[in-house]
Molecule: transfer RNA
Organism: Hermanssonia centrifuga
RNA sequence: GGCCUUGUAGUGUAACGGUUAUCACAUGAGAUUCUGAUUCUCAAGACCCAGGUUCGACUCCUGGCUAGGCCU
Numbered sequence: 001g002g003c004c005u006u007g008u009a010g011u012g013u014a015a016c017g018g019u020u021a022u023c024a025c026a027u028g029a030g031a032u033u034c035u036g037a038u039u040c041u042c043a044a045g046a047c048c049c050a051g052g053u054u055c056g057a058c059u060c061c062u063g064g065c066u067a068g069g070c071c072u
Base pairs, nucleotide, nucleotide: 001071002070003069004068005067007065010025011024012023018055027043028042029041030040031039048064049063050062051061052060
């Protein structure tokens, strides 16, 4: 220098172009308990950035950034 892949709650992870953006762990509150653990219920919390296509974009396209890989 060229090419490919990746980016979503604190962490990990799903999501035919139309869901209130999923689940688990973690966190907070409540129930249970003499107290605690376990268990149960509830809550808060996320689409890397900027454009474009589309009636509609986490999803498709372009550029950038980040991480990883291959070639030279």